[in-house]
A computed fold for a 361-nucleotide RNA from Limnohabitans sp., annotated as Bacterial RNase P class A. A source record names the gene rnpB. Its mean pLDDT, the model's own confidence on a scale to 100, is 76. The RNAcentral record of the sequence draws on ENA. Its Rfam family is "Bacterial RNase P class A". By type it is a ribozyme. Taxonomically the source falls in Limnohabitans (Bacteria, Pseudomonadota, Betaproteobacteria, Burkholderiales).

């Protein structure tokens, strides 16, 4: 100097004018609206979108279900040990794979409990069979098969033709069946394997639903009608079922009224910031000090101007560092009960650790 890898911070600051909105105080026991619950209105001070607010994939806090229990089904996890409120998250260690490395990924129990899948090629891809050769056994067929071989004939010779007779029932050839052995252009893989992020099995674990949860206030109707089931027990917060308790409604259809307001709700929070020669390899925990940081409800957090910083583009000066000047202003995106994670998207800037390569000293 270049390339990489891991982690952290940031996502413009300040001033002015106007506008929106929460809180506190005053105005005021005021004014306006409303049938009511309740809503709106002035002034001063002060607070007001994110690193992901997105996805809704996990875990919870919180709310409700009268009160339990079991089985099956369903769902989740899967090397070991820790962290955490908890988790499928995070940390460390082991193992496997990728990378020169720093590092990264994890689909990390089980293939003799049982199923299933594997294109094409190949005889053949899960236990069945195909082809060739060999061995053994059995059956059948061949013909006196098989082996040896006389007379005679042909021939220069070697040899050929010929088949009297002999050996032997051993054995030969063919074929069928059975058993065994060897081998097979293919393919990632052929009597052995792969896949369980295919079903499944094993071990452990799990109530359900969700802020449109819920609580309260006001008003209003039709506390309606029909049908089924139901005290011989319907129904009672995921499915089926058993069991316990309670005990009169419940399911479907038709039709009518209302859709207003307040709380839930910004919270002392598993809260945030900082320090520690505190503990721990780390995740994280502990101690001390400081802070209060959105709460809308058709949905606020904005617009304009100035200035400074930063980045980019251009121009001028300068060896360079740098100086001056003009322009530009950024991506992904927007709270809706809240928190801890994971996943995804993303303009630009800053910092730290580590690795590899090249060169110089």
């Nucleotide at each position: 100097g270049a390339a990489g890898u891991u982690c952290g911070c940031u996502a413009g600051g300040c001033c002015g004018u106007c506008g929106c909105u929460g809180g506190u105080g005053c105005a005021a026991u005021c004014u306006g609206g409303g049938a009511a619950a309740c809503c709106a209105g002035g002034c001063a001070c002060u607070g007001g979108a994110g690193g992901a607010a997105c996805g809704u994939c996990c875990g919870g806090a919180c709310u409700g279900c009268g009160u339990a229990g079991g089985a099956c089904a369903g769902c989740g996890u899967a090397a070991g040990a820790g962290g955490u409120a908890a988790c499928a998250c995070c940390u460390c260690u082991c193992c496997a794979c990728c990378g020169u490395g720093a590092g990264g990924u994890g689909a990390g129990g089980a293939u003799u409990a049982g199923a299933g899948c594997a294109a094409c090629a190949g005889a053949g891809a899960c236990g069945a069979g195909u082809c060739a050769c060999c061995u053994u056994g059995u059956g059948u067929g061949c013909a006196g098969c098989a082996c040896c071989g006389a007379a005679g004939g042909c021939g220069c010779a070697a040899g050929c033709c010929g088949g009297a007779g002999g050996u032997a029932c051993g054995a030969g050839c063919a074929u069928a069946c059975a058993a065994g052995g060897u081998g097979g252009g293919u393919g990632a893989a052929a009597c052995g394997g792969g896949c369980a992020a295919u079903c499944u099995c094993u071990a452990c674990g799990c109530g359900c639903a969700g802020c449109a949860a819920u609580a309260c206030c006001a008003a209003g109707u039709a506390g309606g009608c029909c049908a089924g089931c139901g005290u011989u027990g319907a129904u009672g917060u995921g499915g089926u079922u058993c069991c316990g308790c309670a005990g009169a409604g419940u399911u479907g259809g038709c039709g009518g009224g209302u859709a207003g307001g307040u709380a839930g709700c910004a919270c002392c929070g598993a809260g945030c910031c900082g320090a520690g020669u505190g503990g721990g390899c780390a995740a994280c925990c502990c101690u001390c000090g400081g802070c209060c940081c959105a709460g809308a409800u058709u949905a606020a957090u904005g617009a304009c101007g100035g200035u400074c910083a930063c980045g980019c583009c251009g121009u001028g000066g300068g060896c360079a560092a740098c100086c001056a000047u003009g322009g530009u202003g950024c991506a992904c995106a927007g709270a809706a009960u809240c928190c801890g994670g994971c996943g995804u998207a993303u303009c630009g800037g800053c910092g730290a650790g580590c690795u590899u390569c090249a060169c110089a000293c």